[in-house]
Context: one part of a larger RNA
RNA sequence: UGACGGGGGCCCGCACAAGCGGUGGAGCAUGUGGUUUAAUUCGAUGGUACGCGAGGAACCUUACCUGGGUUUGACAUGGGGGCGGAUGCGCCAGAGAUGGCGCAGCGUAGCAAUACGCGCCCCUGCAGGUGCUGCAUGGCUGUCGUCAGCUCGUGCCGUGAGGUGUUGGGUUAAGUCCCGCAACGAGCGCAACCCCUACUGCCAGUUGCCAGCAGGCAAAGCUGGGGACUCUGGCGGAACUGCCGGCGACAAGCCGGAGGAAGGCGGGGAUGACGUCAAGUCAUCAUGGCCCUUAUGUCCAGGGCUACACACGUGCUACAAUGGGCGGCACAAAGCGAGGCGAGUCCGAGAGGAUAUAGCGAACCGCCGAAAGCCGGCCGUAGUCCGGAUUGAAGUCUGAAACCCGACUUCAUGAAGCUGGAAUCGCUAGUAAUCGCGCAUCAGCAUGGCGCGGUGAAUACGUUCCCGGGCC
Numbered sequence: 001u002g003a004c005g006g007g008g009g010c011c012c013g014c015a016c017a018a019g020c021g022g023u024g025g026a027g028c029a030u031g032u033g034g035u036u037u038a039a040u041u042c043g044a045u046g047g048u049a050c051g052c053g054a055g056g057a058a059c060c061u062u063a064c065c066u067g068g069g070u071u072u073g074a075c076a077u078g079g080g081g082g083c084g085g086a087u088g089c090g091c092c093a094g095a096g097a098u099g100g101c102g103c104a105g106c107g108u109a110g111c112a113a114u115a116c117g118c119g120c121c122c123c124u125g126c127a128g129g130u131g132c133u134g135c136a137u138g139g140c141u142g143u144c145g146u147c148a149g150c151u152c153g154u155g156c157c158g159u160g161a162g163g164u165g166u167u168g169g170g171u172u173a174a175g176u177c178c179c180g181c182a183a184c185g186a187g188c189g190c191a192a193c194c195c196c197u198a199c200u201g202c203c204a205g206u207u208g209c210c211a212g213c214a215g216g217c218a219a220a221g222c223u224g225g226g227g228a229c230u231c232u233g234g235c236g237g238a239a240c241u242g243c244c245g246g247c248g249a250c251a252a253g254c255c256g257g258a259g260g261a262a263g264g265c266g267g268g269g270a271u272g273a274c275g276u277c278a279a280g281u282c283a284u285c286a287u288g289g290c291c292c293u294u295a296u297g298u299c300c301a302g303g304g305c306u307a308c309a310c311a312c313g314u315g316c317u318a319c320a321a322u323g324g325g326c327g328g329c330a331c332a333a334a335g336c337g338a339g340g341c342g343a344g345u346c347c348g349a350g351a352g353g354a355u356a357u358a359g360c361g362a363a364c365c366g367c368c369g370a371a372a373g374c375c376g377g378c379c380g381u382a383g384u385c386c387g388g389a390u391u392g393a394a395g396u397c398u399g400a401a402a403c404c405c406g407a408c409u410u411c412a413u414g415a416a417g418c419u420g421g422a423a424u425c426g427c428u429a430g431u432a433a434u435c436g437c438g439c440a441u442c443a444g445c446a447u448g449g450c451g452c453g454g455u456g457a458a459u460a461c462g463u464u465c466c467c468g469g470g471c472c
C1' cells in the first nucleotide's frame, strides 16, 4: 500500500424477507460423468463446464475405428525433362477409391521450325497434418460487473515505500452534483450523443386506407373517385425539476401538486474503465517452438460419434374438472419465399398425393383457418373420456439410400405418474405465469436457440440474518 476478519460505521443488488411459478419424485428429450466398445473423435469442468463449441452426426459433415488404395500427393507454387489442343461421352472389372479400353474433338501467332497459354507424366525444391504445447503467443470470449470505480500532470507533505487530490458534511442510479478542504486541474469510466418503443405536426399516398359522393355484389374498397382516417416511413416537435407549494445550508437536491401521451434516468437495447482468474480457445482463423513425411499426409467403402448396470445438470409432457373431449364463432405481431412460397380444384380417414398455363422476386400473391378465448351440450373424482411412455401392424414424405440411425399419419396397445425428502432456481409489470406464431441451420429432422405478439397477476413490513458488491 493492499487483501482478509465468526471487528465497527454508512449504503446498494430478486441478496434475504413478502409473494407467484418451478426444479429435486414419474415418463420422455437433450448434454455430461462413468462404464462398455475395434471406435464410441476432440474440446468445455465450482461460481464463470454440463439443450456448451454444434445456427441441424443416416452418407457427407468427421477430426474416430475396421478394411481396401495412394506417395509431388485431395490443394499451392518454382526449376529441369518428356508427351499432348483444351475438353466431352461411353463400355468393362471393382464395395468404392481406382484400374483398363474405346469414341468424338484439335487453342493463339506464324508458310514452317518454333514460341506463348493450357492439360498429363517423370525428376526435384516442396506441399500436407483437426499432430503437441492456450504455461511461448495474436485475435476473440467468459467473469467480477453497468459494479463506480481506476489513474495522471503540477504543487504540497514524508528520509523512503507512499500520501494528498479521490478524505470530510449533504445528495445521487452514479468519483452524480453542491459545500468545505494544500491542493489546482486533467484523462479512462458514469451520464449524454446512437437504435427501438410511447404522443404529436409536416411531407408523401401505392401494392396500403375508405369518411362523404356515384356505380355495383351472394359477399367483398369490388369499380369510379378521395388524402380525411388507419397505416407505411422520412424530417421535425415534445420532458427541462421548466412551473407552484413544502423541506433543505439561501446550495446540490428531496417530497407533494398542476398541466401533459409521457415525468423527475418514461420503458427497453447497444455500449463493459484500470485490471483479476498463467480463466477459455493452437479444433474458426493466425502464429513461435517441437513432432510425422510410402505417414500423425491423402482417397474410398462400411461402421462409430445414436452403446447402457448406473450418477448428475438443463428441459418437455403430465399427474387432471380454473380440466379433458366434440361442434360452432372470433381477434395478432414479427418474419420468410424463385431449383422458392405454393392458392384453387380433384383424390385420400389422415400424414399426403394429382393438376400444374392460379398468383407472386412480393404493403400486390402465398406460407396464414393463430392458440389460449367466447357460445352450446358430454364426462363426475374414477388410474378415469386424466396421462401418454412402450410395443405390434399398415402407411406418408425427404433423400442414390431411413437395418444400425429420420420426421410424420392411422388403427391397436395403453406403462410410470394421485403435486414430489433433504435441498434448490427464476421473477418487482405488460414482469411472472400461461397461449400460440415465425426465423436461422436445413434435402429431411427442434421439447433446443433467437425473435414475435395474445391473455395477464401476487407481493415488497423491512435490512436483523444468508450471498455478492461499494465507501470510511
Stems, first nucleotide, its partner, number of pairs: 008472006015463002019427005026317008034308002042053002064303007073126001077125008087104007107116003128292002131290003137286002139281003142277001144275001149188006155164003168179003194269004199237007209226002213224003240263001243257005319420001323379002326376004335367003340360002344355004386417001391412007433455007
Predicted 3D model of a 472-nucleotide part of an RNA (small-subunit ribosomal RNA, 3' major domain) from uncultured Treponema sp. Its mean pLDDT, the model's own confidence on a scale to 100, is 88. Taxonomically the source falls in Treponema (Bacteria, Spirochaetota, Treponematales, Treponemataceae).